[in-house]
């Protein structure tokens, strides 16, 4: 002294004062029971002891547990997932390959398939997916004119322009033009053939549980993008949320209109198999009260604070609500390890 | 607490991969009229809620925060 991983703390100590839970104890006042001297049970009240917010308690994104939805199933739709190995109930997490970024520690990936099969790629541009020919290169094969030799005017030879025609080198467009670099070839050229690359496919061999990686041999096969487009494989998921749902108590008023033993409702539609009778939709009316669910903090006005000392680095994000396990975000400041790169000593 | 929705101009909405992002109210200038009004013709007005990603190309497709509404005893 740069930057990069991990892990840790999240103001301490002491004294008073208050909040909520929970236990013990005292309870002369208050309720209620009874065999009414009294004891018994609860409550206000009093005293001691114990305990009381977070790494995120957040964002409700995922996943479980439970709980109802009358049982128990199939498929469709529909959704989450996608390398490999290991954990794990399942998100996910941990290492590893392989792609990307960085000088390096490292960091970051939604990373099955594009030769199953729809499709898309605007604008430019000749052509954008069994591609295409604007300019451009060529005149070897046809075939026209013209000129010019040579000549026995039918012909033969050369030269220029067209046509039909040959090519994809090189130039233009594009975000992407159908392998690069040399050399041979040709009328001009082209993997069209050759050597080297780079790719891809098959194929073998070594390493490794694998994903793979190296290396080797054949094929001129160059066949590219997009699945965070439809889709296709492959693996899992049955809907709904603790305002889930049960148990007391209190209290009220039914009204229309739909469906329905030809099977309603029972899951987002369908099928099967049991079971069998009400159910949907608005308007109306009446309660919004108590308990449990509910926690090794824990309520339903809902607690976790406040003052003084003294010390430091002077203190961030922020606060429980059914209950765990992940991701995510937000975060003043410190602490420890280990590690990169420069500089400078030994 | 739980669970669903939406966020493009001042307002109310359209566009759900190839654009200078539109419409219709509403402004602002012009013509019309004796003035307004209506009409008629021009104009100005956009971090498509924010960041990242995907993809040649995002307002549109994915994720993550952020603002807002709705339901449900």
């Nucleotide at each position: 002294g740069u930057g990069c991983a991990g892990g840790c703390c999240g103001g301490g100590u002491g004294a008073c004062c208050g909040c909520g839970g929970g236990c013990g104890c005292c309870g002369c006042g208050c309720c209620g029971g009874c065999u009414c001297c009294g004891c018994c049970g609860g409550c206000a009240g009093g005293c001691g002891c114990c305990u009381g917010a977070g790494g995120a308690a957040a964002g409700u994104c995922c996943g479980g547990a439970c709980a109802c939805c009358g049982c128990a199933g199939g498929g469709c739709a529909g959704g989450a997932c996608g390398c490999u190995g290991g954990g794990g109930a399942a998100a996910c997490c941990c290492a590893g390959g392989c792609g990307g970024c960085g000088a390096a520690a490292g960091c970051c990936g939604a990373c099955g398939g594009a030769a199953a099969g729809u499709g898309g790629a605007a604008c430019a541009g000749a052509g954008a997916g069994c591609a295409g020919a604007c300019c451009g290169c060529c005149u070897a094969c046809g075939u026209c004119g013209c000129c010019c030799g040579c000549g026995a005017c039918c012909g033969c030879g050369g030269g220029c322009g067209g046509c039909c025609g040959g090519c994809a080198a090189g130039g233009g467009u594009g975000a992407a033009a159908c392998g690069g670099u040399g050399g041979g070839g040709u009328a001009a050229g082209a993997g069209c053939c050759c050597a080297c690359c780079a790719g891809c496919g098959g194929c073998c061999g070594u390493g490794g549980c694998g994903a793979c990686a190296c290396g080797g041999c054949c094929g001129g096969c160059u066949c590219g993008c997009c699945a965070a487009a439809c889709c296709c494989c492959g693996u899992c998921c049955g809907g709904u949320g603790c305002a889930a749902g049960g148990c007391g108590a209190a209290g009220c008023a039914g009204g229309u209109c739909c469906c329905g033993a030809c099977g309603a409702c029972g899951c987002g539609g369908c099928c099967c198999g049991c079971c069998g009778a009400g159910g949907g939709a608005c308007c109306g009316g009446g309660u919004g009260c108590g308990c449990c669910g509910c926690a090794c903090a824990g309520a339903u006005g809902g607690a976790u604070g406040g003052u003084c000392a003294c010390c430091c680095u002077c203190g961030a994000c922020a606060g429980a609500a059914u209950c765990c396990g992940g991701c995510u975000u937000a975060c003043a400041g410190g602490c420890c390890u280990g590690c990169u790169a420069c500089g400078g000593a030994a | 607490g739980c669970g669903c929705c939406c966020g493009u101009a001042g307002c109310u909405c359209a566009g759900g991969g190839g654009a200078u992002a539109g419409a219709g109210c509403g402004c602002g200038c012009g013509c019309c009229u004796c003035c307004g009004g209506a009409g008629c013709g021009c104009g100005a007005g956009g971090u498509c809620g924010c960041a990242g990603g995907u993809u040649c190309g995002a307002a549109u497709c994915c994720u993550g925060c952020c603002g807002g509404g709705c339901g449900c005893a």